[in-house]
Context: one part of a larger RNA
């Protein structure tokens, strides 16, 4: 000097930024991923016509009734569009953590003639013709629940079939060409072989094929990257080939068969410890030290496996099976997963609200209107950290009272206080009141900041004083009771303990601990 800190003791105010460092311990509640009705079908309340069962006030009555305003069920149709379904995009991003991992995991510098990429851009062309399902919805029905079965029936841009088609791709071929010759790139022939879907307000958005970017990944390699020889040998898919399988793609990435290699004192194997890095701390540098928060890669997702969709996953709020745990069962079964924000229990020296809003930026959908959005923006706590501000400003000796010492003359707290004159940072009253918002929209917020009012009033501790070390004196204690970073202090005159004066640093903080350099 520094710190994501604790911890005593104090403690005004504001701007920035920060807060579970330990139990990758176990979570009650609420939110954290939807969205598109301009992809489809069906369509609930509610309103509104019409309807008219059933009520039945009055009236009239020969007391049997008649007549009837009002209210108004069921049933039609409109008008609406709620919850659900199917189908599309999206749930692989944002957001957490740092357990594992010494590794092409990271950094860095290169490769791919060995590869993929939705949505977007660009450019060329196409979209003709059928057909069966299914889910909802309706009965029936099983179960306590979770979820389910059977039967009818019904759409679609969901699904299958047929055509059509190259510059897609396969196979044969003819020829140019190339930093790469296991082959690639480009120009032909010759067969095979793959494709689409509408939607309405008639402007358009969509859809399929290819080719081209641009975006984002994949994979491969050089070189660095903690400690230990009280770890010296390690390796059977191990190393290499050859068929073959598999990948988007090489590649023992798998699989047969064949050879016996491969890797190690340049430190392999085991062990232990670790997520790396941009950068932070130090330090004149080299170097040493961390790896919080900010950004970048990578891993995880209760623990262990595994595949399914899909451009993209072996997916945190997705599926399957195994485990341990926790709930609910009518005991035959089911149900969950905060290392997402908030909160709770434990751990623990220790780490905040179960806020607001979706106005700004930013992402999913949607033609938009909008709709979601603990991402974000913004309020809550915490002097946790940096930074600024304040606690008053000038006069003002009778050097007051008072306190300490003291040689008893007097020094010293001291212009320091009373007192006079002043002043409004923060505070307080009362009005005004934003930018952040391009036409609308402000959570933040009646905030920030300006105007007024009012009165010095509400605002100073905290560690030392023996040397290191900037501060000294009295009194109490007597190897006691205490002090201490190291020397060392303390057994009757103690600047070392305790206290009171006084000085010294620092100053809304000051010591203490812990830790790095």
């Nucleotide at each position: 000097g520094a710190u994501g800190a604790a911890c005593g003791c104090u403690g005004g105010c504001g701007g920035c930024g920060u807060g579970c460092c330990u139990a990758a311990c176990a979570c009650a509640u609420g939110c954290a991923a939807g969205u598109c009705g301009a992809g489809c079908g069906a369509g609930a309340a509610a309103u509104c016509u019409u309807g008219g069962a059933a009520u039945g006030a009055g009236a009239c009555u020969u007391c049997g009734g008649u007549u009837a305003a009002g209210u108004g069920a069921a049933g039609a149709g409109a008008u609406g569009g709620a919850a659900a379904g199917c189908g599309g995009c999206g749930g692989a991003c944002g957001g957490g953590u740092g357990a594992g991992u010494a590794a092409c995991g990271c950094g860095u510098a290169g490769g791919c003639a060995a590869c993929c990429u939705g949505c977007c851009u660009u450019a060329u062309g196409c979209a003709g013709a059928g057909g069966g399902a299914u889910a909802g919805c309706c009965a029936u029905u099983g179960g306590a629940a979770a979820c389910g079965a059977u039967g009818a029936u019904u759409a679609a841009a969901a699904c299958c079939u047929c055509a059509u088609a190259a510059u897609g791709u396969c196979a044969u071929u003819u020829u140019a060409u190339c930093a790469c010759a296991u082959g690639g790139u480009g120009a032909g022939a010759u067969g095979g072989u793959c494709a689409a879907a509408g939607a309405u307000u008639u402007a358009u958005c969509g859809g399929c094929a290819u080719a081209a970017g641009a975006u984002g990944g994949g994979c491969c390699u050089g070189c660095g990257u903690c400690u230990g020889a009280u770890u010296a040998g390690c390796u059977a898919g191990u190393u290499g080939g050859u068929g073959g399988g598999g990948u988007a793609a090489c590649g023992g990435c798998c699989u047969a068969c064949c050879a016996a290699g491969g890797c190690g004192a340049c430190g392999a194997u085991c062990a232990g410890u670790a997520g790396c890095c941009g950068a932070c701390c130090u330090g004149a540098g080299a170097g040493g030290g961390u790896g919080a928060u900010c950004g970048g890669c990578c891993a995880c997702a209760u623990u262990g496996g595994a595949a399914c969709u899909g451009a993209g996953a072996c997916a945190c709020g997705g599926u399957c099976c195994a485990a341990a745990c926790u709930c609910c069962u009518a005991c035959g079964g089911g149900a969950g997963g905060c290392a997402g924000c908030a909160g709770u229990g434990g751990g623990g020296a220790a780490u905040a609200u179960u806020g607001c809003a979706c106005a700004a930026u930013g992402g999913g959908c949607g033609a938009a209107a909008g709709c979601c959005u603990g991402a974000u923006g913004c309020a809550g706590c915490a002097a946790c950290g940096c930074c600024g501000c304040g606690u008053g400003a000038a006069g003002g000796a009778a050097g007051a009272a008072g306190g300490u010492c003291u040689u008893c003359g007097g020094a010293u707290c001291g212009u320091a206080a009373a007192c006079u004159u002043c002043u409004g940072u923060c505070c307080u009253u009362g009005g005004g009141g934003a930018a952040g918002a391009u036409a609308a929209u402000g959570a933040c917020g009646g905030u920030a900041c300006c105007c007024u009012u009012g009165g010095a009033g509400g605002a100073a501790g905290c560690c030392c004083c023996g040397g290191c070390u900037a501060a000294c004196u009295a009194c109490g204690u007597g190897c006691c009771a205490g002090c201490a970073g190291c020397c060392g202090c303390g057994g009757u005159a103690a600047u070392a303990c305790g206290u009171a004066g006084g000085g010294g640093g620092c100053a809304a903080g000051c010591g203490u601990u812990a830790u790095c350099c």